[in-house]
This is a predicted structure of a 74-nucleotide RNA (transfer RNA) from a bacterium. It was read from a public genome assembly. Model confidence (mean pLDDT): 83 of 100.

């Protein structure tokens, strides 16, 4: 330098043919339970979906450029 896959919550990830409140598990905070802790149960906070443009009535999803991570080739 070329090609491929990926970047979504603190971590690991899902997200269907683009369709209208962005989710799950773990973690964190509060409550309940317990003599107490853990486990279990209830509730809550936490996201400009890597960046910037474009297409569209509408973009996490499609297109372009850039950037980061991993792999293959040279």
């Nucleotide at each position: 330098g070329g090609c491929c896959a990926g970047g979504u919550a603190g971590c690991u990830c899902a997200g269907u043919u683009g369709g209208u409140g962005a989710g799950a598990g773990c973690g964190c905070c509060g409550g309940a339970u317990u003599c107490a802790u853990a486990a279990c149960c209830c509730g809550g906070a936490g996201g400009u979906c890597g960046a910037c443009a474009g297409u569209u009535c509408a973009a996490g999803u499609c297109u372009g450029u850039c950037u980061c991570u991993g792999g293959c080739c040279a």
It matches the Rfam family "tRNA". Rfam describes the family as follows. Transfer RNA (tRNA) molecules are approximately 80 nucleotides in length.